[in-house]
């Protein structure tokens, strides 16, 4: 110093131009039970890293910046 991957709920992740941004997990409330797990049902919570730019319309596609990871000098 150069070249790729990546950022979305408190965690793992999904979503590749328009539908309301979604799922397990975890908190919460309930049922259940003598009780606790489990299992069932309900439910909270998101500036989609930042800044700009394309476009009627951006998590989504481009540009630069910040963190992370790999790799070659």
């Nucleotide at each position: 110093g150069g070249g790729c991957c990546u950022a979305u709920a408190g965690c793992u992740c999904a979503g590749u131009g328009g539908u309301u941004a979604g799922a397990g997990c975890c908190g919460c409330g309930g049922a259940c039970u003598c009780a606790u797990a489990a299992c069932c049902c309900g439910u909270u919570g998101g500036u989609c890293g930042c800044u700009a730019g394309u476009u009627c319309a951006a998590a989504u596609c481009u540009a630069g910046c910040u963190g992370g990871g790999c790799c070659c000098a």